RNA sequence: GGGCCGGUAGCUCAGCCUGGUUAGAGCGCCGGGCUUUUAACCCGGCGGUCGCGGGUUCGAAUCCCGUCCGGCCCGCCA
Numbered sequence: 001g002g003g004c005c006g007g008u009a010g011c012u013c014a015g016c017c018u019g020g021u022u023a024g025a026g027c028g029c030c031g032g033g034c035u036u037u038u039a040a041c042c043c044g045g046c047g048g049u050c051g052c053g054g055g056u057u058c059g060a061a062u063c064c065c066g067u068c069c070g071g072c073c074c075g076c077c078a
Base pairs, nucleotide, nucleotide: 001074002073003072004071005070006069007068010027011026012025013024020058028046029045030044031043032042033041051067052066053065054064055063
């Protein structure tokens, strides 16, 4: 230098290919129920400028361009 994969909630991830309901799950945290108490279980709540910037579009997490970070492979120099 080239290629591929990944970046979405505090954590682990799905969704992206094929644009369209209000962006989801589990864990977590907070409150309540149950229980003698704890755990477990049940109910409710808290949560995101979808890495960043720009473009296309009526509409972008999703498509296009640029860029940053992490991982893997290849090449070059030596």
Background: Predicted 3D model of a 78-nucleotide RNA (transfer RNA) from Thermococcus argininiproducens. NCBI's taxonomy places the organism under Archaea, Methanobacteriati, Thermococcales, Thermococcaceae, Thermococcus. Rfam family: tRNA. It is annotated as a transfer RNA. The same sequence occurs in records of 4 taxa.